[in-house]
RNA sequence: UUCUUAUCAAGAGCGGUGGAAGGAUCUGGCCUGAUGACACCCGGCAACCUUAAGUUUGAUACUUAAACGGUGCUAAAUCCAGCUGAGCAUUUUGCUCGGAAAGAUAAGAG
Numbered sequence: 001u002u003c004u005u006a007u008c009a010a011g012a013g014c015g016g017u018g019g020a021a022g023g024a025u026c027u028g029g030c031c032u033g034a035u036g037a038c039a040c041c042c043g044g045c046a047a048c049c050u051u052a053a054g055u056u057u058g059a060u061a062c063u064u065a066a067a068c069g070g071u072g073c074u075a076a077a078u079c080c081a082g083c084u085g086a087g088c089a090u091u092u093u094g095c096u097c098g099g100a101a102a103g104a105u106a107a108g109a110g
Base pairs, nucleotide, nucleotide: 001110002109003108004107005106006105007104008103013042015041016040017039021032022031023030026082027081028080029079043074044073045072048070049069050066051065052064053063054062055061078102083099084098085097086096087095088094089093
């Protein structure tokens, strides 16, 4: 870097350093930020991998517990929309519910 599978409305600081932008990308919105954002450290959250116990099976799988280990996360739904389907209201256009695409994370494969 590519592919496959799963998940993405829950949860998580009144700390320290630092000091101007940040919310992936483009466009349009809407927000966060000198009452200190983003980043790093610490703290915390969380069972994806993992570990233990149990149930069950041919195999799978399921339940419970665990944050020592590998990761991850720690404003807002992945902040919202963009493409497409259905429904509703319609004069311009808008609203609701799905799906796709893109993205993030994990595990596996090349």

Predicted 3D model of a 110-nucleotide RNA (SAM riboswitch aptamer (S box leader)) from Siminovitchia fortis. The RNAcentral record of the sequence draws on Rfam. Lineage of the source: Bacteria > Bacillota > Caryophanales > Bacillaceae > Siminovitchia. Its mean pLDDT, the model's own confidence on a scale to 100, is 84.